[in-house]
Context: one part of a larger RNA
Molecule: large-subunit ribosomal RNA, domain IV
Organism: Thermoanaerobaculia bacterium
RNA sequence: GCGUUGCGAAGGAACUCGGCAAAUUAACACCGUAACUUCGGGAGAAGGUGUGCCCCGGAGCGUGUAAGGGUUCGCCCCUGAAGCGCACUGGGGUCGCAGAGAAAUGGGCCAAGCGACUGUUUACUAAAAACACAGGACUCUGCAAAGUCGUAAAACGACGUAUAGGGUCUGACGCCUGCCCGGUGCUGGAAGGUUAAGGGGAGAGGUUAGCCGCAAGGCAAAGCUUUGAACCGAAGCCCCAGUAAACGGCGGCCGUAACUAUAACGGUCCUAAGGUAGCGAAAUUCCUUGUCGGGUAAGUUCCGACCUGCACGAAUGGCGUAACGAUUUGGUCACUGUCUCCGCAACGCGCUCG
Numbered sequence: 001g002c003g004u005u006g007c008g009a010a011g012g013a014a015c016u017c018g019g020c021a022a023a024u025u026a027a028c029a030c031c032g033u034a035a036c037u038u039c040g041g042g043a044g045a046a047g048g049u050g051u052g053c054c055c056c057g058g059a060g061c062g063u064g065u066a067a068g069g070g071u072u073c074g075c076c077c078c079u080g081a082a083g084c085g086c087a088c089u090g091g092g093g094u095c096g097c098a099g100a101g102a103a104a105u106g107g108g109c110c111a112a113g114c115g116a117c118u119g120u121u122u123a124c125u126a127a128a129a130a131c132a133c134a135g136g137a138c139u140c141u142g143c144a145a146a147g148u149c150g151u152a153a154a155a156c157g158a159c160g161u162a163u164a165g166g167g168u169c170u171g172a173c174g175c176c177u178g179c180c181c182g183g184u185g186c187u188g189g190a191a192g193g194u195u196a197a198g199g200g201g202a203g204a205g206g207u208u209a210g211c212c213g214c215a216a217g218g219c220a221a222a223g224c225u226u227u228g229a230a231c232c233g234a235a236g237c238c239c240c241a242g243u244a245a246a247c248g249g250c251g252g253c254c255g256u257a258a259c260u261a262u263a264a265c266g267g268u269c270c271u272a273a274g275g276u277a278g279c280g281a282a283a284u285u286c287c288u289u290g291u292c293g294g295g296u297a298a299g300u301u302c303c304g305a306c307c308u309g310c311a312c313g314a315a316u317g318g319c320g321u322a323a324c325g326a327u328u329u330g331g332u333c334a335c336u337g338u339c340u341c342c343g344c345a346a347c348g349c350g351c352u353c354g
Base pairs, nucleotide, nucleotide: 001349002348003347004346005345006344007343008342010340011339014338019335027051028050029049030048031047036041038172052094053093054092055091056090057089058088060086061085062084063083067079068078069077070076095099107333108332109331110330111329112328113327114325115324119131120130135170136169137168138167139166140165141164147156148155173320174319175318176317178250179249180248183247184246185243186242187241188240189239192238193237194236198232199231203227204226205225206224207223210219211218212217251269252268253267254266255265278312279309290306291305292304293303294302
């Protein structure tokens, strides 16, 4: 010096990103317990008092002896001194610094954020405000169900049957969940437009019996063959509707009130419609340590407000909420070697010598 452990004057978080770590608390009995609340809870809230040993006494319960009573007569039932046992309790005494004498093993409270809750998770850096969850909603599915796996056969779904099963979103509970269907998706519609294979074959080409020509060559039926225009062809798309707890979206400029300021009001442009309730410098606020108030001697954090929301907002849910949490943030009491500021001790390692 390192590891593990114990103790510490005075102070008591001054340490530090942060009370990290440590300390405090701790058992049993009794007293006593607030806001809030979904009336269950919150609660072991908080906060307090007692606790050893010896002597004497008290009432209770259990046991059930002696004795008494009852008797269906039984090894039965009832009462029940004494004794013994159990826990309780009154008084007195006594020892120590200390009596749950060692060991044990909740620190408490206040105010906010997030998630309702118990659960689940990154086996080996994350346990959480992430996942799940009861509950809510939409949607598909009439049973050889939808859906899933498989080339198939088959199987699951389910030996279930819409109070069932699948998918998606949301996430207890309370109060609620506004406007937009123009785009995308989905559902429905079928008049018209477009449209594949296929049908259809107008027409065109090749070949050549034949015909013309002195010849070179030209024309050319049928057949065979190559090609092929109209026209008829579904779904889909275009089109017409519906649908947002489907994907999503939810404006700008200018003016105006008898101080000023502001603008209930007006004008204008654009849009499918222009953000409703509630919340708001927020796990969201850039400017920003916004401004005001609270707490501190002093507060970029925290709490309460304001609203100028760079860039909240309603099941990608909004706002509340008792209880819960090894959750996050701020404060406070207690407590302490975290610190002022370090010291001592035990054991082990290390180091030195033999």